[in-house]
A computed fold for a 92-nucleotide RNA from a Chitinophagales bacterium, annotated as SAM riboswitch aptamer (S box leader). Its mean pLDDT, the model's own confidence on a scale to 100, is 87. The sequence was found by an Rfam model in a public genome assembly. Rfam family: SAM riboswitch aptamer (S box leader). Rfam's curators write: The SAM riboswitch is found upstream of a number of genes which code for proteins involved in methionine or cysteine biosynthesis in Gram-positive bacteria.

RNA sequence: UGAUUAUCCAGAAAGACGGAGGGACAGGCCCGAUGAAGUCUUGACAACCUUUUCACAUACUGAAAGUGGUGCCAAUUCCUGAGAGAUAACUA
Numbered sequence: 001u002g003a004u005u006a007u008c009c010a011g012a013a014a015g016a017c018g019g020a021g022g023g024a025c026a027g028g029c030c031c032g033a034u035g036a037a038g039u040c041u042u043g044a045c046a047a048c049c050u051u052u053u054c055a056c057a058u059a060c061u062g063a064a065a066g067u068g069g070u071g072c073c074a075a076u077u078c079c080u081g082a083g084a085g086a087u088a089a090c091u092a
Base pairs, nucleotide, nucleotide: 001092002091004089005088006087007086008085013042014041015040016039017038021031022030023029025081026080027079028078043073045071048069049068051065052064053063054062055061077084
């Protein structure tokens, strides 16, 4: 980077550095000097994979926990649009 499958109206921020952008894209509408992006620390949320436990109709099952790997923490993926995007797992 391509393919496949699943999910996207729930949930969850403080501090330090930084210093003007950010919300993928287009149009809108918003966020931002009462501090944007980005980096770091700590914490939280969640439960896709792993792990552990329980149940069971034994299976592409359900429930609980939250050890490890991701993800995520303004607004329904912010809204609409598209041959769109994001994330996870798996595969080439």